RNA sequence: CCGUGCUCAGGCGGGGGGUCGGCGGUCCCCUGAACCCGAAAUCCGCCAUACGCGGGGCCGACAACCCACCUGAGGCUUCUCGGGUCGGGAAACGACUUUUCGGAGGGGUGAUGAAAGUCGGGUCCCACGCGACGAGAACCCGUGAACCUGGUCAGGCCCGGGAGGGAGCAGCCAUAAGCGGGCUUUCUCGUGCGCCGUGGGGUAGCCCGGCUGGAGCUCUGAAGAAAAGCACGCCCCGGUCCGGGAAAGUCGAGGGUGGGCGCACGG
Numbered sequence: 001c002c003g004u005g006c007u008c009a010g011g012c013g014g015g016g017g018g019u020c021g022g023c024g025g026u027c028c029c030c031u032g033a034a035c036c037c038g039a040a041a042u043c044c045g046c047c048a049u050a051c052g053c054g055g056g057g058c059c060g061a062c063a064a065c066c067c068a069c070c071u072g073a074g075g076c077u078u079c080u081c082g083g084g085u086c087g088g089g090a091a092a093c094g095a096c097u098u099u100u101c102g103g104a105g106g107g108g109u110g111a112u113g114a115a116a117g118u119c120g121g122g123u124c125c126c127a128c129g130c131g132a133c134g135a136g137a138a139c140c141c142g143u144g145a146a147c148c149u150g151g152u153c154a155g156g157c158c159c160g161g162g163a164g165g166g167a168g169c170a171g172c173c174a175u176a177a178g179c180g181g182g183c184u185u186u187c188u189c190g191u192g193c194g195c196c197g198u199g200g201g202g203u204a205g206c207c208c209g210g211c212u213g214g215a216g217c218u219c220u221g222a223a224g225a226a227a228a229g230c231a232c233g234c235c236c237c238g239g240u241c242c243g244g245g246a247a248a249g250u251c252g253a254g255g256g257u258g259g260g261c262g263c264a265c266g267g
């Protein structure tokens, strides 16, 4: 060096993030093709010799294993830009709200006379009257008493020798209190009443009218100004999410190049 056989070298995927005191796995992502089964988040196995655990299978000293260098998907950290969202701050500016001013323009009214002034009246209050309404009384009509109202009192009763006299029920007539009705008239009282009258008071405002006066009065209200408020925008700080950028750091799958790594027997 070659051939054959063997296996507690080793391999049958790796990496980033997250989690964790830390290392792996389950989870998410990248790479890209790579034995099977089972369990794993208030979890599973471990402790810097940590780079999974339990069961089964295969390859095997070949390179798919190990080392170095180059390249390099992607992730992470820091920085920066933009956007969304949340919290805090601020109140100069913009927006908005309120108030005050402002008063363009428009409408109504006014020489059939504005503002202003003055006088009178009303509206308001008190008293009285009148009216209305209500109640009561008077008045009128009707009704109204077994006996205890009146008149007349049949019959009957009583007194009397008689003439005659007496009391008197029912009936009839009338009437008292009472009851019912009327509403013409009169009186009394009352009133959440009155386009009513008389007298007095009052009169700030409003309304009506007379006189003076001689041109305004009134409603709405744009621009603009000031103050206060609010905290939407803008501004400052911080958190979080999404997207972009470039630089630095860090980890790094995959790819490339070079090197390295058993035993037995035989030639």
Base pairs, nucleotide, nucleotide: 001267002266003265004264005263006262010059011058012057013031014030015029016028017027021047022046023045024044025043035056036055037054038053065260066259067258068257069256070255071254074251075250076249077248078247079245080244081243082242083241084240085239086238087237088236089235093233094232096229097228098227099226100225101224105220106219107218108217109216116212117211118210119209120208121207122206123205124201125200126199127198128197129196130194131193132191133190134189135188136187137186138185139182140181141180142179143178149174150173151172152171157166158165159164

Source information: A computed fold for a 267-nucleotide RNA from a Thermotogaceae bacterium, annotated as Bacterial large signal recognition particle RNA. It was read from a public genome assembly, where an Rfam model found it. Of the family's consensus pairs, 92% are formed in the model. Rfam family: Bacterial large signal recognition particle RNA. It is annotated as a non-coding RNA gene. Rfam describes the family as follows. The signal recognition particle (SRP) is a universally conserved ribonucleoprotein involved in the co-translational targeting of proteins to membranes. The coordinates come from a structure-prediction model, not an experiment, and the mean pLDDT is 81.